[in-house]
Context: one part of a larger RNA
RNA sequence: GGCGUACGGUGGAUGCCUUGGCGCCAACAGACGACGAAGGACGUGGCAAGCUGCGAAAAGCCUCGGGGAGCCGCAAGCAGGCUUUGAUCCGGGGAUGUCCGAAUGGGGAAACCCACCUCGAUGAACUCGGGGUACGGCCCGCUGAAUCCAUAGGCGGGUGCGAGUCAACCCAGGGAAGUGAACCAUCUCAGUACCUGGAGGAACAGAAAUCAAACGAGAUUCCGAAAGUAGCGGCGAGCGAAAUCGGAACAGCCCAAACCCGGGUGCUUGCAUCCGGGGGUUGUAGGACCGCGUGAGUAGAGUUACCAAUCCGGAGGCUAGGUGAACCUGCUGGAAAGCGGGGCCAAAGAAGGUGAUAGCCCUGUAGCCGAAAGCUUGCCGGACUCGAAGCGGUAUCCUGAGUACUACGGGACACGAGAAAUCCCGUGGGAAGCUGGGGAGACCACUCUCCAAGGCUAAAUACUCGUUGGCGACCGAUAGUGAACCAGUACCGUGAGGGAAAGGUGAAAAGCACCCCUGCGAGGGGAGUGAAAUAGAACCUGAAACCGUAUGCUU
Numbered sequence: 001g002g003c004g005u006a007c008g009g010u011g012g013a014u015g016c017c018u019u020g021g022c023g024c025c026a027a028c029a030g031a032c033g034a035c036g037a038a039g040g041a042c043g044u045g046g047c048a049a050g051c052u053g054c055g056a057a058a059a060g061c062c063u064c065g066g067g068g069a070g071c072c073g074c075a076a077g078c079a080g081g082c083u084u085u086g087a088u089c090c091g092g093g094g095a096u097g098u099c100c101g102a103a104u105g106g107g108g109a110a111a112c113c114c115a116c117c118u119c120g121a122u123g124a125a126c127u128c129g130g131g132g133u134a135c136g137g138c139c140c141g142c143u144g145a146a147u148c149c150a151u152a153g154g155c156g157g158g159u160g161c162g163a164g165u166c167a168a169c170c171c172a173g174g175g176a177a178g179u180g181a182a183c184c185a186u187c188u189c190a191g192u193a194c195c196u197g198g199a200g201g202a203a204c205a206g207a208a209a210u211c212a213a214a215c216g217a218g219a220u221u222c223c224g225a226a227a228g229u230a231g232c233g234g235c236g237a238g239c240g241a242a243a244u245c246g247g248a249a250c251a252g253c254c255c256a257a258a259c260c261c262g263g264g265u266g267c268u269u270g271c272a273u274c275c276g277g278g279g280g281u282u283g284u285a286g287g288a289c290c291g292c293g294u295g296a297g298u299a300g301a302g303u304u305a306c307c308a309a310u311c312c313g314g315a316g317g318c319u320a321g322g323u324g325a326a327c328c329u330g331c332u333g334g335a336a337a338g339c340g341g342g343g344c345c346a347a348a349g350a351a352g353g354u355g356a357u358a359g360c361c362c363u364g365u366a367g368c369c370g371a372a373a374g375c376u377u378g379c380c381g382g383a384c385u386c387g388a389a390g391c392g393g394u395a396u397c398c399u400g401a402g403u404a405c406u407a408c409g410g411g412a413c414a415c416g417a418g419a420a421a422u423c424c425c426g427u428g429g430g431a432a433g434c435u436g437g438g439g440a441g442a443c444c445a446c447u448c449u450c451c452a453a454g455g456c457u458a459a460a461u462a463c464u465c466g467u468u469g470g471c472g473a474c475c476g477a478u479a480g481u482g483a484a485c486c487a488g489u490a491c492c493g494u495g496a497g498g499g500a501a502a503g504g505u506g507a508a509a510a511g512c513a514c515c516c517c518u519g520c521g522a523g524g525g526g527a528g529u530g531a532a533a534u535a536g537a538a539c540c541u542g543a544a545a546c547c548g549u550a551u552g553c554u555u
Base pairs, nucleotide, nucleotide: 001554002553003552004551005550006549007548008547009546015540016504017503020475021474022472023471024470025469026468027467028466029464030463031165032164039100040099041098042055043054044053046078047077050074051073061094062093063092064091065090066089070082071081072080105114106113107112115133116132117131118130119129120128121127135162136161137159138158139157140156141155142154143153169200170198171197172196173195174194180187184234210217211216221248222247223246224245225244231239232238252456253455254454255400259278260277261276262275263274264273265272266271267270283434285399286398287397288396289393290392291391292390300386301385302384310383311382312381313380314379315377316376317375318374319373321369322368323367327342328341329340330339331338343360344359345349351363352362353361405429406428407427408426409425410424411423412422415441436451437450438449439448440447491498492497511539514526515525516524517523
């Protein structure tokens, strides 16, 4: 020196654990904000650096409930207090709420600087305190150009209308490329990602100018099938319906116009036009109009549409809670819930905790009960409000115009210009009007079907920043969120941005009084605690690499 053995050091794998995550289910909620939000800055404790809470009334104030013995947060200690005259704590309501931030008196390098008006402090000055002073929309008033009237504009007052934030879902306006096509250009990826605007608890859509096929259906949305079919396609890669059927959920309505009444304006005095009320809302055409009929403030309906406001009560639910059965003993052990013995409860043998494994020890669980105050409901009732109808006739009037349609150029339709219908947009042209008009995939005829150019509409559907409860052949600290721990922190970057590591003594601190070595160290040795200290805080277990000490063999 090597190999081995024993014992250590180092190191932090492994096992066990879980306060944290991940996913899903059900119900709820789906918003907050000029009554100043979200998010922050700075303060605030007797001693107070951080976190949490709170705001100069500052770990808090008032009040109404719950609760019932301790309390003054994490978090010990010292000091000092509070509390059965009910504290701490939990819930409802209220008060206070510095400064920044949409930030809104003006400015500004956020948390700062500087004002004006008005009221007040015995207040002239100075100082301080309260209130107000942004912009836009809407309403009102004054004033008022070119330009007579007027209008634009200007000025003032009023107005809790807007502004900003927020995870996904939704609608709309814009809109890629990597990729695939084994290249690549049409095509694909994809109307995806992304940007912008807007809204709601959902959004969009929606009551046929729809489909269908010679039979018929009867708004929309979503799911399953039809079907990877029919088709589209450098007929390549690929893209990809609909009718119809089965389900979920179901709900239908209001204007414009004709006509009537009332009012206004303009003038050329019988026209034009506007406003309000009535009327009326459809395609087997309907309505106006004319005639007959008469129900009644009745039937019925109603706060989401159907015309429009609601309000009250009940019941249920949410925001604190309460009650809640049944066990002892011997043994082992540090400890009993283990084992043995004998019992008991169960509408409760879910779960967690307790010194090891507990139905009967604790918290709970099943069941039952509970709200002064606030919120909520698609349930019930009441108030209240709205409020109908039918038959026939005529062919005089009305039934959405720069619209439909069309040429050209684009886009959307599963459909790439194709035989290309249908829908939307740009530019130009431009109808008919009920004996009317659209569609049925070029186009024409016949036939069928529907009524555009105005509007509203719940449910079934999508999502989850969040609340409550529950579940998991999900993870268990290199896993699971980036983050179990004071993490979007430390740290890096001018910045946008990037972004960690880091859990475990013990049942209980009983966290080693006292003594010794030492630098009044670090560390260690005794003593003591403990079941255990090789559980001593660099603390459960403590693998390997690596480093030692001792020793056997060997060189």